[in-house]
Notes:
The RNA shown here (Guanidine-I riboswitch aptamer) has 120 nucleotides and comes from an uncultured Alphaproteobacteria bacterium. It matches the Rfam family "Guanidine-I riboswitch aptamer". From the family's description: This family represents a conserved RNA structure found upstream of the ykkC and yxkD genes in Bacillus subtilis and related genes in other bacteria. The function of this family is unclear although it has been suggested that it may function to switch on efflux pumps and detoxification systems in response to harmful environmental molecules. The sequence was found by an Rfam model in a public genome assembly.
RNA sequence: CCAUAAUGCGUCUAGGGUUCCGGUCGCUGCCCCAUGCUGGCGCGACGCUGGUCCGAGAGAGGCACUCCCGCCGAGCCUGACGGGUCGGCGGAGCCACGGCGGGACAAAAGCCCGGGAGAC
Numbered sequence: 001c002c003a004u005a006a007u008g009c010g011u012c013u014a015g016g017g018u019u020c021c022g023g024u025c026g027c028u029g030c031c032c033c034a035u036g037c038u039g040g041c042g043c044g045a046c047g048c049u050g051g052u053c054c055g056a057g058a059g060a061g062g063c064a065c066u067c068c069c070g071c072c073g074a075g076c077c078u079g080a081c082g083g084g085u086c087g088g089c090g091g092a093g094c095c096a097c098g099g100c101g102g103g104a105c106a107a108a109a110g111c112c113c114g115g116g117a118g119a120c
Stems, first nucleotide, its partner, number of pairs: 007064003011060002015054002020051002022048001023046005029041003065093002068091007076083002095115001097118001101113003
């Protein structure tokens, strides 16, 4: 300097905003009523503890998967040494600092660009 690999799919959480629900406030809107922004409906504004929703390579755990290791069993090839196939059980699957900016969905984000740029 270059190449390959560091697996896939759910569930949950950190986190996230506001499409819908809910909430708060407002209305020189409507309705009920003797009166009363008290109630119902409608409209607008506001992320506002929440429900729906999005959601981690470097978070959790589950099921798979693995060119990985050990043991057991079956059967194939060879004169033999040995080779390779399938199944079961157990084990292992390490490490990982990280912008700016852009993108999607209603919108934002630890989502995607991205194990990127860069740093060590």